């Protein structure tokens, strides 16, 4: 250096319900809250799947698979 990830220390994200607020809606955005998560980081023009439409072409979801990146010990 590399890979695993049994166990840490130090932290890191934040479900759902409910509030306020954009949208037809799916869902986002803040605020609460903690179900959970070793990538719950990022990627929707790599792809696969989902979910919604007023324009059948568009939207949307990464904490569905996945791609891609990245930290801190110990053995």
């Nucleotide at each position: 250096c590399a890979a695993g990830u049994c166990c840490a220390c130090a932290g890191g994200c934040a479900a759902a319900c409910c509030c306020g607020g954009u949208g037809c809606a799916a869902a986002c955005c803040g605020g609460c809250g903690a179900c959970g998560c070793a990538a719950a980081g990022c990627u929707a023009u790599a792809g696969g799947g989902g979910c919604c439409c007023a324009u059948c072409g568009g939207g949307u979801c990464a904490g569905c698979c996945a791609g891609u990146u990245g930290c801190c010990a110990a053995c």